[in-house]
Molecule: Glycine riboswitch aptamer
Organism: uncultured Saccharopolyspora sp.
RNA sequence: CCGUGCGGGAGAGUCCGCCGGUGAUCCGGUCGCCGGCGGCGCCGAAGGAGCAAACCCUCCCCGACAACCUCUCAGGCGGCUGGACCGCACGG
Numbered sequence: 001c002c003g004u005g006c007g008g009g010a011g012a013g014u015c016c017g018c019c020g021g022u023g024a025u026c027c028g029g030u031c032g033c034c035g036g037c038g039g040c041g042c043c044g045a046a047g048g049a050g051c052a053a054a055c056c057c058u059c060c061c062c063g064a065c066a067a068c069c070u071c072u073c074a075g076g077c078g079g080c081u082g083g084a085c086c087g088c089a090c091g092g
Stems, first nucleotide, its partner, number of pairs: 001092008013040001015039011041077003047073001048071003055063001
């Protein structure tokens, strides 16, 4: 330095509409849950992309690598999950 296992691990709508299923019920209908589709909003710590100085050069130009900084393509915004990063153990 790399890999594996375990633990910790944030942010942002379970918002609106439609359809289907299911349960309850006061049976006009309504409410809750699940799935699908569409719309808008939002997050940033998988990944991806972008950039400073140092550095290089006599000088200039060029080049230059990176981030939890920026962008939001991807991903994510109930839970599960994912998750940069941190700790421990093992192996190479």